Molecule: c-di-GMP-I riboswitch aptamer
Organism: Steroidobacteraceae bacterium
RNA sequence: CAGCGAUAAAGGCAAACCCGCCGAAAGGCGGGGACGCAAAGCUACCGGUCUAAGGGCAUAAGCCUAUGACAGCGGGGUUGCCACU
Numbered sequence: 001c002a003g004c005g006a007u008a009a010a011g012g013c014a015a016a017c018c019c020g021c022c023g024a025a026a027g028g029c030g031g032g033g034a035c036g037c038a039a040a041g042c043u044a045c046c047g048g049u050c051u052a053a054g055g056g057c058a059u060a061a062g063c064c065u066a067u068g069a070c071a072g073c074g075g076g077g078u079u080g081c082c083a084c085u
């Protein structure tokens, strides 16, 4: 430098659920908690998914819409620990 995650160590993260706070919601943050994770570190660039406050349409029911979210949905980009080849 390239490949790789059989094995080992040091460790790391933390789903559901519960509590508190923020948010219109989706969701986020903190605490508890561990289903899992070798990038479950970072990044909305591409696809996808969720929400619809505001806006538009509608007599209404409601429908559409992201400038709001999801990186633990897939891909891309980028950084990085250890072991092995």
Base pairs, nucleotide, nucleotide: 002085003084005082012037013036017032018031019030020029021028022027035072041078042077043076045075046074047073048070049069050068054065055064056063057062